Model confidence (mean pLDDT): 77 of 100. A computed fold for a 63-nucleotide RNA from Thermodesulfobacterium sp., annotated as Fluoride riboswitch aptamer (crcB RNA motif). It was read from a public genome assembly, where an Rfam model found it. The source organism's lineage runs through Bacteria, Pseudomonadati, Thermodesulfobacteriota, Thermodesulfobacteria and Thermodesulfobacterium. Rfam family: Fluoride riboswitch aptamer (crcB RNA motif). The literature on the family includes a 2012 paper in Science by Baker et al., "Widespread genetic switches and toxicity resistance proteins for fluoride".

Order: sequence, then C1' cells, then structure tokens
RNA sequence: UAACUGCAGGGAGAUGGCGUCCUCCCUUAACUGCCCAUCAGGGCUGAUGACGCCUACAGCUUU
Repeated sequence: UAACUGCAGGGAGAUGGCGUCCUCCCUUAACUGCCCAUCAGGGCUGAUGACGCCUACAGCUUU
C1' cells in the first nucleotide's frame, strides 16, 4: 500500500410517518414491481423486506 475479515458508523430494501426485527451495500454500491408485446403500446398488485400502530386512498355495513 492492496485484498479479506471483525467492530463501529452511514446508507438501502417499487408511493408517507413511527417503533422493533431481518437482509443487503460501503459511494464505481445496495435500491429503482409484475405480465403481454418487443419500434411502440397495453394490462395488473401493494402505502410493510416482515410485524404492530398512525395517515392517505378504495370497497362494504351501521349511526
């Protein structure tokens, strides 16, 4: 000096916020949904990576 690993830190996990857990990445990164078609165009699910709560949206019922 370089590579790898550990610890700490920071960041990320298809639309918001909080908490917990999990996973991934180290700034040249993690991440940036699916289907048909493949020039183009068309269709579909979900506010979570998972759980709980709140908010927004949608449907039904009651007052």